[in-house]
RNA sequence: UGGAUCGUUAGCUCAGUUGGUAGAGCACGUGACUCUUAAUCAUGUGGUCCAGGGUUCGAGCCCCUGACGAUCCAU
Numbered sequence: 001u002g003g004a005u006c007g008u009u010a011g012c013u014c015a016g017u018u019g020g021u022a023g024a025g026c027a028c029g030u031g032a033c034u035c036u037u038a039a040u041c042a043u044g045u046g047g048u049c050c051a052g053g054g055u056u057c058g059a060g061c062c063c064c065u066g067a068c069g070a071u072c073c074a075u
Base pairs, nucleotide, nucleotide: 001074002073003072004071005070006069007068008067011026012025013024014023020057028044029043030042031041032040050066051065052064053063054062
């Protein structure tokens, strides 16, 4: 430098199974409990799913291009 494969979803780690308006754990807020804290319990907030375009009535999911990261191959 060229090529191949995989990954990018909540603050973090990750699910998302024939395309049908997105979830878990941790974290965070509030309340209960406690002399207080922690722990525990209950409840709640939080995402235009890396960017752009295409297909479709409908896209996190399919197709194309680009960005970033990882692994491998070639020179």
Molecule: transfer RNA
Organism: compost metagenome